[in-house]
Context: one part of a larger RNA
RNA sequence: CUCUGGCUAAGGAACUCGGCAAAAUAGCCCCGUAACUUCGGGAGAAGGGGUGCCUACGAUUGUGUAACGGCUCGCCCGUGAAGCAAUCGAGGUCGCAGCUAAGAGGCCCAACCGACUGUUUACUAAAAACACAGGUCUCUGCGAACCCGAAAGGGGACGUAUAGGGGCUGACGCCUGCCCGGUGCCGGAAGGUUAAGGGGAGAGGUGAGAGCCUUGAACUGAAGCCCCGGUAAACGGCGGCCGUAACUAUAACGGUCCUAAGGUAGCGAAAUUCCUUGUCGGGUAAGUUCCGACCCGCACGAAUGGCGCAACGAGUUGGGCGCUGUCUCGGCCAGAGACUCG
Numbered sequence: 001c002u003c004u005g006g007c008u009a010a011g012g013a014a015c016u017c018g019g020c021a022a023a024a025u026a027g028c029c030c031c032g033u034a035a036c037u038u039c040g041g042g043a044g045a046a047g048g049g050g051u052g053c054c055u056a057c058g059a060u061u062g063u064g065u066a067a068c069g070g071c072u073c074g075c076c077c078g079u080g081a082a083g084c085a086a087u088c089g090a091g092g093u094c095g096c097a098g099c100u101a102a103g104a105g106g107c108c109c110a111a112c113c114g115a116c117u118g119u120u121u122a123c124u125a126a127a128a129a130c131a132c133a134g135g136u137c138u139c140u141g142c143g144a145a146c147c148c149g150a151a152a153g154g155g156g157a158c159g160u161a162u163a164g165g166g167g168c169u170g171a172c173g174c175c176u177g178c179c180c181g182g183u184g185c186c187g188g189a190a191g192g193u194u195a196a197g198g199g200g201a202g203a204g205g206u207g208a209g210a211g212c213c214u215u216g217a218a219c220u221g222a223a224g225c226c227c228c229g230g231u232a233a234a235c236g237g238c239g240g241c242c243g244u245a246a247c248u249a250u251a252a253c254g255g256u257c258c259u260a261a262g263g264u265a266g267c268g269a270a271a272u273u274c275c276u277u278g279u280c281g282g283g284u285a286a287g288u289u290c291c292g293a294c295c296c297g298c299a300c301g302a303a304u305g306g307c308g309c310a311a312c313g314a315g316u317u318g319g320g321c322g323c324u325g326u327c328u329c330g331g332c333c334a335g336a337g338a339c340u341c342g
Stems, first nucleotide, its partner, number of pairs: 001337008010328002014326001019323001027051005036041001038171001052093004057089007067079004071074001094098001106321007113313002118130002134169007146155003172308004177238003182235002184231005191226003197220002202215005239257005266300001267297001278294005
C1' cells in the first nucleotide's frame, strides 16, 4: 500500500452524476393512523407505549384431588376447597441497555412512465421494452379461414361464428373530431384497354397442277388495369398571405390564394421546446434539475389512441425526516496479502 472486518471527537451529504457504499430501521403485544380511493385499498401509513427476573398478595381461566349433591348406580354427571399452570393486576428487584445474542421493514411528500401479477437480451441492459385481461377492425359456413407438407397427410379441432385465424390498441373512467384526392381493401360491371385461342380479308415463296411453306387485317377473346362507388380503431393527411376595435397592444371580424380536408376535445418549454437556464410563481441563503402556471406547440393530439386515474414497481426525476467515515480529514485496531529473511 491492497483486500475483508471493527471503532471513531465535532459536524452530519458539506461527498458524488447520483446518499453509490455504509449507517440506521427491525420481533411480538397495545394505542393510534392523513390525503386520496375503483370503497377492496392506501395500512406495518405516519407516530407513540410496553417487553427481563422474583412474589407467600389479588383477579380470571384451565386442570381437577378431597368434600358435597344428583341419579337411568357407572372407572357416571354437576358444583368444586387445596395443589399445579397460564394470563392480568399489584408489589418488588438487577443492569447503561430486558425482541439485551443470532435473526429481524428505514420512513414521508411530489411528479413521469407502465394499469396490475407476470415476461425478456443464458455471459455488460429487467426497463417506460414484451405480455396481459379489456376494446376494435378484418377473414372464416366447415373437406372453414389460416399454418406445416411437391403429395398423402397433419395442425386448426374430435372445435363450428358466444368458434377459430390475422392486424392494431392495451385495466378502469371520460372520450376518440375533419379528410376517401393518392395508396390499399371491398363492391360494381355498361364502356375503354388486353393474352393465348377462335377467325381468316389479304400478302409473299414454291410448284405444271393439286398442294405445301411463310406471313397476316377486321372481328371474337378472361382476370387485371382504366372506369363508377364505398371504406380511415385501412396506409395515411389534417394550410398560406394581408387587413381590421376611440392610448397602445391584440384581433371576436373581413379579404384573398390553395386543398381531399385544413388539427375538434383534451394536453402543452412535455420521456416531445431549437431559440432556452423562455417568463411568472413555489421550494433553497443560493435551484441549467424539480413542482405549479402561461402558450410564441422550431416539430402534442385523439386505438402508430388523447386526457385522467386508486393500487402496484429491485423503473425514472425532485424534495424532506431519520442515520451515518460519503465527506471536512483523517486516525486507530484485527485478520489476509504485498515486501524482507528463511
The part of an RNA shown here (large-subunit ribosomal RNA, domain IV) has 342 nucleotides and comes from a soil metagenome. Model confidence (mean pLDDT): 89 of 100.